About this RNA:
A computed fold for a 97-nucleotide RNA from Nakamurella multipartita DSM 44233, annotated as TPP riboswitch aptamer (THI element). NCBI's taxonomy places the organism under Bacteria, Bacillati, Actinomycetota, Nakamurella, Nakamurella multipartita. Rfam family: TPP riboswitch aptamer (THI element). Its family is annotated with thiamine pyrophosphate binding in the Gene Ontology. Its mean pLDDT, the model's own confidence on a scale to 100, is 79.

[in-house]
């Protein structure tokens, strides 16, 4: 001085199913998972194969009372940033030996 980088701020980007009750309402309860929405001032991501999320999808194949529930599709196509920067490393100067 550079670089890599957790991390911290600030901004920003997203998703909110399914199934029973109940007049398909408002509420309740039950799965699954980070989150199932206005308890949210959360939760997860922000240049990215193996976690945001969308598209293909009224997809396939498997399970389930039901459903992106699992796996596949998917090293796929799109997706949202700046700054400061532990620890680490390497250059380079100085200083002792």
């Nucleotide at each position: 001085c550079a670089u890599c980088c957790a991390g911290a701020c600030a901004c920003g980007g997203g998703g909110u199913g399914c199934c029973c009750g109940g007049a398909c309402g408002a509420c309740g309860g039950g799965c699954u998972g980070a989150g199932a929405a206005c308890c949210a001032c959360a939760c997860c991501c922000g240049u990215a194969a193996c976690c945001a999320c969308c598209u293909g999808a009224u997809c396939u194949a498997g399970g389930u009372c039901a459903u992106g529930c699992u796996a596949g599709c998917g090293a796929a196509g799109g997706g949202a940033u700046g700054u400061c920067g532990u620890c680490a490393u390497g250059a380079c100067u100085g200083u002792c030996c």